[in-house]
Context: one part of a larger RNA
RNA sequence: CGUUGAUUUUUGAGGGGGGUUCUCCCUAGUACGAGAGGACCGGGAGGAGGUGAGCUCUGGUCUACCAGCUGUCCCGCCAGGGGCAACGCUGGGUAGCUAACUCGCUGAGUGAUAAGCGCUGAAAGCAUCUAAGCGCGAAGCAUGCCCCAAGAUUAGAAAUCGUUUAGGCCCGUGGCAGACUACCACGUUGAUAGGCUUUAGGUGUAAGCGCCGCAAGGCGUUGAGCCGAGAAGUACUAAUCGGCCG
Numbered sequence: 001c002g003u004u005g006a007u008u009u010u011u012g013a014g015g016g017g018g019g020u021u022c023u024c025c026c027u028a029g030u031a032c033g034a035g036a037g038g039a040c041c042g043g044g045a046g047g048a049g050g051u052g053a054g055c056u057c058u059g060g061u062c063u064a065c066c067a068g069c070u071g072u073c074c075c076g077c078c079a080g081g082g083g084c085a086a087c088g089c090u091g092g093g094u095a096g097c098u099a100a101c102u103c104g105c106u107g108a109g110u111g112a113u114a115a116g117c118g119c120u121g122a123a124a125g126c127a128u129c130u131a132a133g134c135g136c137g138a139a140g141c142a143u144g145c146c147c148c149a150a151g152a153u154u155a156g157a158a159a160u161c162g163u164u165u166a167g168g169c170c171c172g173u174g175g176c177a178g179a180c181u182a183c184c185a186c187g188u189u190g191a192u193a194g195g196c197u198u199u200a201g202g203u204g205u206a207a208g209c210g211c212c213g214c215a216a217g218g219c220g221u222u223g224a225g226c227c228g229a230g231a232a233g234u235a236c237u238a239a240u241c242g243g244c245c246g
Stems, first nucleotide, its partner, number of pairs: 001151001005161006014148004020048007032037001049106006058099004065092005070085006109143003116136004167245004171187005192238003195234005201227003208221005
């Protein structure tokens, strides 16, 4: 820009992906075979590889969430803290991200076939799967499964709304979305983000004070105090007022 208003839901022409493999058990120590050995067909279980999704579990990470520790400088001193030292070092660790973790899929079926196996059957009174005709038959082909898909210019369909406009955009608050854009949620008729409250979860019993001890220190108050991302609630703060396209 087109599809001659818009929103939502769709059809699927066409395109892409997938397509793998092993072991064990039953049938059955059966058929077969002198024995040794040992099936077809059919049924079941568990792996490997590949692939998709997820974070409940098992772990990893978690750069400032908690605690411990050293040196030094500073807050006048004690105590308690702050800065720097690779996040100073060490022990843990929520959300998120993640694999070695978890859950799926890698399938039957259908159609037409290949080699091949056949039926009927002449040319050629026989024979012959073939010449007419018909059937079976592959991990392969077309479907089936998953994804994209009406610029499929043949531009499709349905529902609803609409010139009193429907609807969209700008702008703002944000996100599990993201380089930007896009996408998604929300904008006071509001829980979109921040704050606050409660809570999950993490760390592991704060400071101060009291008691005990000469002291280092211990005990009590106390599962305390503190806390990034999680959950719920709550309009306290910010989403004002508006403009544009149609």
The part of an RNA shown here (large-subunit ribosomal RNA, domain VI) has 246 nucleotides and comes from Candidatus Doudnabacteria bacterium RIFCSPHIGHO2_01_52_17.
It matches the Rfam family "Bacterial large subunit ribosomal RNA". Gene Ontology terms of the family: ribosome and structural constituent of ribosome.
Its mean pLDDT, the model's own confidence on a scale to 100, is 88.
NCBI's taxonomy places the organism under Bacteria, Bacteria candidate phyla, Candidatus Doudnaibacteriota.
The full RNA is in RNAcentral, with records from ENA and SILVA.